Model confidence (mean pLDDT): 77 of 100. The RNA shown here (Bacterial RNase P class A) has 349 nucleotides and comes from an uncultured Pseudomonadota bacterium. Rfam family: Bacterial RNase P class A. By type it is a ribozyme.

RNA sequence: GAAGUCCGCUAGGCAGCCGCGUCAUGCGCAAGCAUGCCGAGGAAAGUCCGGGCCCCGCAGAGCAGGAUGCCGGCUAACGGCCGGGCGUUGCGAAGCGACGGAAAGUGCAACAGAAAACAGACCGCCGAUGGCCGCAAGGCACAGGUAAGGGUGAAACGGCGAGGUAAGAGCUCACCGCGUUCGUGGUGACACGAACGGCACGGCAAACCCCAUCCGGGGCAAGGCCAAAUAGGGAAGCAAUGGCGCUGCUCGCGCUGCUUCCGGGUAGGCUGCUAGAGCCCGUCGGCAACGGCGGGACCAGAGGAAUGGCUGCCCACGACAGAACCCGGCUUAUCGGCGGACUUCCACC
Numbered sequence: 001g002a003a004g005u006c007c008g009c010u011a012g013g014c015a016g017c018c019g020c021g022u023c024a025u026g027c028g029c030a031a032g033c034a035u036g037c038c039g040a041g042g043a044a045a046g047u048c049c050g051g052g053c054c055c056c057g058c059a060g061a062g063c064a065g066g067a068u069g070c071c072g073g074c075u076a077a078c079g080g081c082c083g084g085g086c087g088u089u090g091c092g093a094a095g096c097g098a099c100g101g102a103a104a105g106u107g108c109a110a111c112a113g114a115a116a117a118c119a120g121a122c123c124g125c126c127g128a129u130g131g132c133c134g135c136a137a138g139g140c141a142c143a144g145g146u147a148a149g150g151g152u153g154a155a156a157c158g159g160c161g162a163g164g165u166a167a168g169a170g171c172u173c174a175c176c177g178c179g180u181u182c183g184u185g186g187u188g189a190c191a192c193g194a195a196c197g198g199c200a201c202g203g204c205a206a207a208c209c210c211c212a213u214c215c216g217g218g219g220c221a222a223g224g225c226c227a228a229a230u231a232g233g234g235a236a237g238c239a240a241u242g243g244c245g246c247u248g249c250u251c252g253c254g255c256u257g258c259u260u261c262c263g264g265g266u267a268g269g270c271u272g273c274u275a276g277a278g279c280c281c282g283u284c285g286g287c288a289a290c291g292g293c294g295g296g297a298c299c300a301g302a303g304g305a306a307u308g309g310c311u312g313c314c315c316a317c318g319a320c321a322g323a324a325c326c327c328g329g330c331u332u333a334u335c336g337g338c339g340g341a342c343u344u345c346c347a348c349c
Base pairs, nucleotide, nucleotide: 001345002344003343004342005341006340007339008338009337010336012314013313014312015311016310017309018308020039021038023036024035025034026033027032041320045331046330048329049328050327051326052325053219054218055217056216060251061250062249063248065215066214067213068212069211070084071083072082073081074080085099086097087096088095089094100210101209105208106207107204108203122150123149124146125145126144129143130142131140132139133138158176159175161173162172163171177199178197179196180195181194182193183192184191185190223271224270225269226268233262234261235260236259237258238257242256243255244254245253246252279296280295281294282293283292284291285290
């Protein structure tokens, strides 16, 4: 100097004029007026997880169903986060992982290929011994042996080298791999080492399944209060051996009517609704996530839905994009600016 990886902060600014919303104060009979503080995000988005809160329900048991899946921590909890292990991508900083079990069972692997799980001979190799031909040397490749070589395929029942053999084969040996047992380190997942053994017992569980852990249902259009209105309407069916509720089923429990159709009234007001598992600063502990202690400040609560318009200047020339009960996460979209740590390459000293 160039190219990257990871993390944090920010998300146009200043001024003037007019305008909008909650709250507070003052004035006003009221409508309203004046002043002041405050007033959309890093994702407010998706509604994918987890909760707070609310209602149902004796909220019980079982089955079904669903979710997660290495180890240790954090958290209210999680399918999240942090740290580690193993695997994998990358030269690397780093990234990703649907990461328990294949000797419980079932199932799948097209085509090609001889053969796709306790397999197998298409092209091959040998033919010592037995067989055939030849006087013989020798030849043939029938019986037989073989799976090292070649081919097919994503994958071929260990790899490589040496010996051995008629030619070959863990047939034998060394190394690697695999299995069993033991030791060392670690909370653990695991890592390393040693001894013994010629040893096959492949893949897929984001296939069914097995194992471990967890899960009641529904949701602010939840729910509570007030006011008002109508038709205390009509018809059909079932009926305590019934019906309804607790998820889908069974048991069990509770209630005593329930189901369907036609028709009528209301959809108004208040509340829930913002002081929080919250935010900022400092300090201590911890590799970290995060936690303890101390201090500080309140930072939207609309209700058909509030922040807009004009002008001037600056410059980084402004993307994705607007709360609707709230919070912790994940995922997706995205213009720029600032800062930190680390990696690789080039050149010079």

The sequence was found by an Rfam model in a public genome assembly.